A computed fold for a 72-nucleotide RNA, annotated as transfer RNA. The RNAcentral record of the sequence draws on ENA. It matches the Rfam family "tRNA". By type it is a transfer RNA.

RNA sequence: UCCUUGAUAGCUCAGUGGCAGAGCGGCCGACUGUUAAUCGGCAGGUCCCUGGUUCGAGCCCAGGUCGAGGAG
Repeated sequence: UCCUUGAUAGCUCAGUGGCAGAGCGGCCGACUGUUAAUCGGCAGGUCCCUGGUUCGAGCCCAGGUCGAGGAG
């Protein structure tokens, strides 16, 4: 320098162009001698950044940043 790939909740990760989700964690409650376990509920998001395409973008395209792998 070039190619491929990843970036989404506190963490680990899903997500056919049309409502942003799960598990764990957090908070509240139920259960009970108490704790733990179990069960129910709630909160928590600038979907890495900047543009573009589109009626509509987490998703498609271009560029950038950072990480991983590869070529020379």